[in-house]
Context: one part of a larger RNA
């Protein structure tokens, strides 16, 4: 000078406390961890690993195993020789391939040849998801969106340094403010972008309908007022007014106002720490591999299962479960090798059909929690695991090992120890929609709306950071 302290003083933060919902028991999906295995590929590991890398493992994917093959190679340049590329057809084979046949005889050309592209051969070389993330580049988690980290020149100190950045306020904030041997200045704070709430203006089409017709219907003529829409502007500055304060900065209170004192969400993340994570996204030195640690196919495997831990769906029911009605009311999105409408058929998944629609047009689109009836507290009309039988749907192929439907079965569960998590407002908590990935396959992940609380006396502990 930091660190650290169960030393002190000030302050923050769902960090406690106050209140909701939970996890910890069940059952199942999922990742891990042991065990197993020919393999069960690797890689992440307190917080910061475990629904993570994987935004989707039948087969590709695959890196793993077991076998069957290949050696200039599955991929890139060069050199010689043949041959148009390209199509097809036997046999053998699990396939990779090996053998053989048959059809084609194209471009350019200075008539030498060249261009693509197959095949053969030589050797320079290719390859490698093989090693070290303690050899690094990049990229990322974290402390932590915490307020801090620091330089110039002066000044003090022999000097390590110090001051400045500390002291009184004050604020979400080293934010201002005043004071000071300091004066200034960077990185960070806020702000300048996005969205979201209010209002004006421009524009009216595929979008909207007040008025005038029309209709079964904003369907159609009309109409630009209103709803949206999508572009540009405004508006919120402690400006105003009163306390309070140092005449300050600020704070409380109130007026107008859609909106109040950063209005809410969001992007953005200082100097650092953690030899933190990545050599398997990628790039790269170094070291191994070089008829195998490379390549190519088949099949398996990543889906195993005496256990034991994370995260989630789902109950355990009456604020409910069932059946019934009616045209009740969102938002975000996607859509051409694609959504796919009405009809029809089928209990249903699902077929058929094929109109529309590069979509504010058409489709996906069914919101869903609502409301009447019934059950009458029971392992049940709760709650659905498991199993069997029938289908259906993608795919060359669903056995190993998909999804979904009928019927039958109907298990465990009656609120869940010690112990632990989220959450402060349109949030938890509850309800369903929608996309990426993707031929199929979602209880995860990222989003959107719909109904919608209850607490917060306080900072005495607990944790975690910041200033003396």
């Nucleotide at each position: 000078u930091g660190a650290c302290g169960g030393g002190g003083g000030c302050c923050c933060g769902c960090a406690c406390a106050a209140g909701c919902a939970g996890u910890g028991g069940a059952g199942u999906a999922u990742g891990u961890g042991g065990u197993u295995u020919a393999a069960u590929u690797c890689g992440a590991a307190g917080c910061a690993a475990c629904g993570c890398g994987a935004a989707g493992a039948a087969c590709c994917u695959u890196a793993c195993c077991a076998g069957g093959g290949c050696u200039u190679g599955a991929c890139a340049u060069c050199c010689u020789c043949a041959g148009a590329a390209u199509c097809u057809c036997u046999u053998g084979g699990a396939a990779a391939c090996a053998a053989g046949g048959g059809a084609g005889u194209g471009c350019c050309u200075u008539c030498g040849g060249g261009a693509a592209c197959u095949g053969a051969g030589a050797g320079a070389c290719a390859g490698g998801u093989g090693g070290u993330g303690c050899a690094u580049g990049g990229u990322u988690g974290u402390c932590g969106u915490c307020a801090g980290c620091u330089c110039g020149u002066g000044u003090c100190g022999u000097g390590a340094g110090a001051u400045g950045u500390u002291g009184g306020g004050u604020u979400a904030a080293g934010u201002c403010c005043c004071g000071c041997a300091a004066c200034g200045a960077g990185c960070g704070c806020a702000a300048c972008c996005c969205u979201u709430a209010c209002c004006g203006c421009u524009a009216g089409u595929a979008g909207c309908u007040a008025c005038c017709a029309u209709u079964a219907a904003g369907u159609u003529g009309a109409g630009g007022a209103c709803u949206c829409u999508a572009g540009u502007g405004g508006g919120a500055c402690u400006g105003c007014c009163g306390g309070u304060g140092a005449c300050a900065a600020a704070u409380c209170g109130g007026a107008g106002g859609a909106a109040g004192g950063u209005g809410g969400g969001g992007a953005c993340g200082a100097c650092g720490u953690c030899a933190a994570a990545u050599c398997a996204u990628c790039a790269u030195g170094c070291c191994c591999c070089u008829u195998a640690u490379g390549u190519c196919c088949u099949g398996g495997g990543c889906u195993a299962c005496a256990c034991a831990c994370g995260u989630a769906c789902u109950a355990c029911a009456a604020u409910g479960g069932c059946a019934g009605u009616a045209a009740a009311c969102a938002a975000c999105g996607g859509g051409a090798a694609g959504c796919g409408a009405a009809g029809c058929c089928g209990c249903g998944a699902g077929g058929u059909g094929g109109a529309g629609c590069a979509a504010a047009u058409c489709c996906c689109c069914a919101a869903a929690a609502g409301c009447u009836g019934u059950c009458c507290c029971a392992g049940u009309u709760c709650g659905g695991a498991u199993u069997g039988c029938a289908g259906g749907c993608u795919g060359a192929a669903a056995c190993c090992c998909g999804c979904c439907u009928g019927c039958a079965u109907g298990a465990a569960g009656u609120c869940g120890g010690a112990a632990u998590u989220g959450c402060u407002a349109g949030u938890a908590a509850u309800c369903g929609c929608g996309g990426a990935u993707c031929a199929g396959c979602a209880u995860g992940c990222c989003g959107c709306g719909g109904u919608g609380a209850a607490u917060a006396c306080g900072u005495u502990c607990c944790c975690g950071g910041g200033c003396c």
Annotation:
Predicted 3D model of a 468-nucleotide part of an RNA (small-subunit ribosomal RNA, 3' major domain) from an uncultured bacterium. Its Rfam family is "Bacterial small subunit ribosomal RNA".